[in-house]
This record gives sequence, structure tokens and C1' cells, in this order.
RNA sequence: GGAGUUGGCCAGGCCAUCGCUGCAACGCUUGCGUUGUGGAGGAAAGUCCGGGCUCUACAGGGUAAGGUGCCAGGUAACGCCUGGGGGGCGCGAGCCUACGGAAAGUGCAGCAGAGAGCAGACCGCCUAAGCAAAUCAGUUUCCUUUUGGAUUCUGAUAUGACGGUAAGGGUGAAAGGGUGCGGUAAGAGCGCACCGCGCUGGUGGCAACAUUCAGCGGCAUGGUAAACCCCACCUGGAGCAAGACCAAAUAGGGGGGCAUAUGGCGUGACCCGCGUUGUCCCCGGGUAGGUCGCUAGAGCAUCGUGGCGACACGAUGCCCAGAUGAAUGAUGGUCCACGACAGAACCCGGCUUAUGGCCAACUCCUUUU
Repeated sequence: GGAGUUGGCCAGGCCAUCGCUGCAACGCUUGCGUUGUGGAGGAAAGUCCGGGCUCUACAGGGUAAGGUGCCAGGUAACGCCUGGGGGGCGCGAGCCUACGGAAAGUGCAGCAGAGAGCAGACCGCCUAAGCAAAUCAGUUUCCUUUUGGAUUCUGAUAUGACGGUAAGGGUGAAAGGGUGCGGUAAGAGCGCACCGCGCUGGUGGCAACAUUCAGCGGCAUGGUAAACCCCACCUGGAGCAAGACCAAAUAGGGGGGCAUAUGGCGUGACCCGCGUUGUCCCCGGGUAGGUCGCUAGAGCAUCGUGGCGACACGAUGCCCAGAUGAAUGAUGGUCCACGACAGAACCCGGCUUAUGGCCAACUCCUUUU
């Protein structure tokens, strides 16, 4: 100097003029004015998770359904976070992980290939033991004038059939562990040594797990569960347009279904239990106004203690939007790191996505000293 990795912080400020709005106080002509003090985010976005809160007798039991899936912690809780383990990627700093089970069962994997999981003989190798025939040598017996012919047995050679084999070759992404020695007719964990694999123990660790540890075993069954499935754990429902209260108005009008407790109804489906005694659907009419819910919180900041850490405990301090057709805008000046992505609607903890700039640490490459 270049290229990266990880973490933290900021998100325009100040002044002036006018404008909008919450709260408090004061004034008064009771709906206005004055003063003071507050007024969008790190993601407010996505609506993907988890809760608080509200209502629903059942938040009782179960089935189905859905979710999560290594270990130990954190948390109100989680599919989140922290620290570890296994696996994978990267030269590295680091990053990713849909990470329980294939020996409960089912399914799936084109073509090629003998055979793709209760998985095998195409090419090749062997012919030991037996079977068939041929040739050669020797040999037994018989016949023959001779050369010789027939025949018994043994050995060798090469062939055929039956058979053996899975070491060599071939096919394939993947082929019944690997290397070596022995053995065999030729071979094969057939036997042995070492490695691999399985089981059991030892050691370290809370554990997942690790292992230049030890013993036993020739050794069993590939892959895939982000396929169905099995296993472990978790889960009532609906949602602030929840819900509570006040005021006002109208037509408790019309039609239909089930039914007399073995029925109907009771906040997803089904069953059981329980409760209740009628209940459900459609058409039509009225009101759609106001108050609460609505912001002091699983709150924030700083410091201390404990912890590797997430975080916990303690002390001190602070109050930081509550709109409702939807509030913070406009103009001028100035400073600067020249400000991108983008606006709360009950609230909080996360994750994911969008995005401008500043700072720090670490890694690799190159050059110089």
C1' cells in the first nucleotide's frame, strides 16, 4: 500500500420566524388564550416466532393436527441468545449447520452392469477329486505268418461336460473392507500380522464427545428421513376492529331447521366427561356517538459485584409520542462526519430484510527499512 474478517457508534446539529399536537398551571367570554414542558426508528419495515394483556365455564382427559430436534446454560418465553461438541467451507482471521433414529417398517435411486442390499458370475483363472472320449509311454491277457490288432491297469498331455472361484479385468457416482505373508487345483478373513469396523472397559469432561489406552470379536446387513415413518419435548381458541362503560335510536318485526333430555347449545375438528334447558340459520329495521382500554414498563442510563459469556444481583439517577380521515411542517442563516434506508396506532423480547458514514481489533498478500 492492497484485499478481507469481526465488533461498536452515529443517523444531521444550533439559532430565528410562522404553523401542528400531548400534559400541567393560570386567565376568562366554557371554548378560547397565555406560559412552561414533551413530541417517530435502528430498523418504526416483514407479520416470521415468543409472550404480556382482554374475552371465551372446561386454560378437564384423549385422538387427530401442528412445531422444535447435538450438549450445557440464559430468559417471562421462544424456532431466540451465549458457550461448547460433531460435520462442512476458507491459506487465514473466521463462517455455515434442516445436527435424534436407517438394526421397527414402507418407499426411492435413470442408463450401464453378472449383480445395487435377503444385492452376483459377463470376460477371465482352475480341472485337485470324480465323468466322457482322443493321443503318447509303460504294462496284463488273448489272437496273429510278420508289420500288428483287441483288451486290463498306471502315468502324462491337451480337450469336452458337470463343477469350483470371486483374488485379476470390465460396467457404474457407488460393487460383499485395505496392505502384506502363508495356504490352495485355482482362490477367498480360509488363517495370520498391521490398519479399518463392532462391542466392552479405562482415562478426561456436568454433558454432547474425545482417545498414539486396554481387551474381546473375523466382522452384520451400503445411501437416502429438507421421503413417509418411529422417538423425545412443546402447543385450548380468538384477538385492541380484544374488551368494559355511558348515551341515543328502532320493528324484540317476518320466515325456516333440529328437538323434548337418547335432543339442541356451550370460541378450530372428533370422542369422552361436565354444564345448561331450548337452540341455530336467513330476510328486514335502528344506531354506527362518546369515555376508558392508551402508555411508569419482564423500562432506560451509569457504577459496583459475580460469571469465559449470554446475563443476574445491588446502588444511584431519569420519565422518554399517545394521534384517531390520523399530530412534529415551512422559510432563512450557520456548523459539519454533507446524513442513506425510511413514519408509531395496545405493548414488549427476538429473527429477517433495506441502508449512508465513522472508529477499533485481527488475518492474508506485496514492497521498503
Model confidence (mean pLDDT): 79 of 100. A computed fold for a 369-nucleotide RNA from an uncultured Granulosicoccaceae bacterium, annotated as Bacterial RNase P class A. Rfam family: Bacterial RNase P class A. Rfam classes the family as a ribozyme. The sequence was found by an Rfam model in a public genome assembly.